[in-house]
Context: one part of a larger RNA
RNA sequence: CGUAAGAAAUUUGAGGGGUUCAUUCCUUAGUACGAGAGGACCGGGAAUGACGAACCACUGGUGUUCCGGUUGUCGUGUCAACGGCAGCGCCGGGUAGCUAUGUUCGGAAAGGAUAAGCGCUGAAAGCAUCUAAGCGCCAAGCCUAUCCCAAGACUAGAUUUCUCCAUUAAGGUCCAGGUAGACCACCUGGUUGAUAGGUUGCAAGUGUAAGCACGGUAACGUGUUCAGCUAAGCAAUACUAAUUACCUGAUUGG
Numbered sequence: 001c002g003u004a005a006g007a008a009a010u011u012u013g014a015g016g017g018g019u020u021c022a023u024u025c026c027u028u029a030g031u032a033c034g035a036g037a038g039g040a041c042c043g044g045g046a047a048u049g050a051c052g053a054a055c056c057a058c059u060g061g062u063g064u065u066c067c068g069g070u071u072g073u074c075g076u077g078u079c080a081a082c083g084g085c086a087g088c089g090c091c092g093g094g095u096a097g098c099u100a101u102g103u104u105c106g107g108a109a110a111g112g113a114u115a116a117g118c119g120c121u122g123a124a125a126g127c128a129u130c131u132a133a134g135c136g137c138c139a140a141g142c143c144u145a146u147c148c149c150a151a152g153a154c155u156a157g158a159u160u161u162c163u164c165c166a167u168u169a170a171g172g173u174c175c176a177g178g179u180a181g182a183c184c185a186c187c188u189g190g191u192u193g194a195u196a197g198g199u200u201g202c203a204a205g206u207g208u209a210a211g212c213a214c215g216g217u218a219a220c221g222u223g224u225u226c227a228g229c230u231a232a233g234c235a236a237u238a239c240u241a242a243u244u245a246c247c248u249g250a251u252u253g254g
Base pairs, nucleotide, nucleotide: 001152005163006162007161008160009159010158011157015149016148017147018146021049022048023047024046025045026044027043033038051106052105053104054103055102059100060099061098062097066093067092068091069090070089071086072085073084074083075082076081110144111143112142117137118136119135120134170248171247172246173245174190175189176188177187178186195241196240197239198237199236200235201234202233204230205229206228211224212223213222214221215220
């Protein structure tokens, strides 16, 4: 921009794409078959592998925004306590998120038309013949089915609702943000408000802070103290910020 009024929401599916795997065991049954050795078709059930998708409750990884230990050195006047630098100095753990080696699920079943092939009936050609007329069976393949996208499908579809002539329905700018993201877009919210921050509570992590007291010559230990501190988590709460405002926007139709 189009889809002959303008919008919001929900959809149909022309068409396109994805998937399409394999093995083992049990049973049928030591049956059929076979002198024996051996050993099934058909059918039923249970697992596994590879592959794929989604997810993070579990197991782990990461987690330079969290906690702790510790070395050297410099600094905060000194002690103590802290801070800077040294690959996050090194080391031990670890929330959210993201992840696989973790978890869940998938390739199930069925229908249609067929290939090679197997047939029925059957002439040409008194026979024979699956074929010439006619009819059937049959593949991991084809078309459906199954999962995803999908009306720019110009054949531009459908349904519901709103608007009635304008400070309109509606959308946007703008602002607080994230389940989204390079930007844009998308999504949530904008005081009739929990959108982000803060605060409070909880969860979770680290592992028992500082100060003081006591014990020890001291290093240090013990008590106060499952303390102190704490990121991205879950809630609650308008304390702070989402203010005011502006722009676009439908009568060629009914």